Description
The RNA shown here (Bacterial RNase P class A) has 291 nucleotides and comes from a Sulfuricellaceae bacterium. The sequence is in RNAcentral, with records from ENA. NCBI's taxonomy places the organism under Bacteria, Pseudomonadati, Pseudomonadota, Nitrosomonadales, Sulfuricellaceae. It is recorded under the gene name rnpB. Its Rfam family is "Bacterial RNase P class A". By type it is a ribozyme. The coordinates come from a structure-prediction model, not an experiment, and the mean pLDDT is 75.
[in-house]
RNA sequence: GAAGCUGGCUAGGCAGUCGCUGUAUGGUUUUCCAUGCAGAGGAAAGUCCGGGCUCCGCAGAGCGGGAUGCCGGCUAACGGCCGGACGCCGUGAGGCGAGGAAUAGGGCCACAGAGACGAGCGUAUUAAGUUACGGUGAAACGCGGUAACCUCCAUCCGGAGCAAGGCCAAAUAGGGAAGCGAUGGCGUGGCUCGCGCCGCUUCCGGGUAGGCUGCUUGAGCCUUGGGGCAAUCCAAGGCCUAGAGGAAUGACUGCCCACGACAGAACCCGGCUUAUCGGCCAGCUUCUUUU
Numbered sequence: 001g002a003a004g005c006u007g008g009c010u011a012g013g014c015a016g017u018c019g020c021u022g023u024a025u026g027g028u029u030u031u032c033c034a035u036g037c038a039g040a041g042g043a044a045a046g047u048c049c050g051g052g053c054u055c056c057g058c059a060g061a062g063c064g065g066g067a068u069g070c071c072g073g074c075u076a077a078c079g080g081c082c083g084g085a086c087g088c089c090g091u092g093a094g095g096c097g098a099g100g101a102a103u104a105g106g107g108c109c110a111c112a113g114a115g116a117c118g119a120g121c122g123u124a125u126u127a128a129g130u131u132a133c134g135g136u137g138a139a140a141c142g143c144g145g146u147a148a149c150c151u152c153c154a155u156c157c158g159g160a161g162c163a164a165g166g167c168c169a170a171a172u173a174g175g176g177a178a179g180c181g182a183u184g185g186c187g188u189g190g191c192u193c194g195c196g197c198c199g200c201u202u203c204c205g206g207g208u209a210g211g212c213u214g215c216u217u218g219a220g221c222c223u224u225g226g227g228g229c230a231a232u233c234c235a236a237g238g239c240c241u242a243g244a245g246g247a248a249u250g251a252c253u254g255c256c257c258a259c260g261a262c263a264g265a266a267c268c269c270g271g272c273u274u275a276u277c278g279g280c281c282a283g284c285u286u287c288u289u290u291u
Stems, first nucleotide, its partner, number of pairs: 001287010012256007020039008041262001045273002048271005053161004065157005070084005086097004100152002105150002107146003117142001121134004165213004175204006184198005220239008257260001
């Protein structure tokens, strides 16, 4: 210098004007106004795994079903991650991996080969299926192979999901209780009693519209130190970083550059997968050149 491998960071910048959502303070204080502050992502996506949280008879047993599957570790948990062994690929840095059990049982074994799991068959041999051998093929006369075929074994899995769930609660129409009332009307086959329905007032309860909550302080983030090969764990200090809800996070103007990709939160978190114009950093590998 060229070509690569692995890991990480970033995701146009600055200024001005006008808006939107939240919040603090103030004002002439339910809804309004002013000022300050904050306001999408590395994947917010797919909803594929795992958990928190909530409710459902606290969910136990059996059957069925699903998932996982070398060894050890990490974790709240996982099908995730880390380390190691093994196999394959690569000159290499590295990458990928489906991996328990074949003496519980069933199924299957291409091509070749006479015959492929069943014992038989061929040739030779023997008193005798008695003994030996058998081109092929991964496997041949046998206690073979295949579990990426069923299966067996081990471990795990209750269901539904924030439209979960909780609280407050109009109008109208139902429901329940108490009281009042000419002691009225109607019904109960004619009469009496009794019973039921009809009126008014008050109270109670369910519940619709609507509102509030759940809602963002959390397995949180940053820095430093320590243990560990690592995943990760521990300690100290510091920080608060969207919370909307027909759904805010935008629009316009100017300047600059390397001319800007994929893409938009909706209860929260850990992963995996997929999409992505580019730019930067670190470690390492191979080849070439020069000293």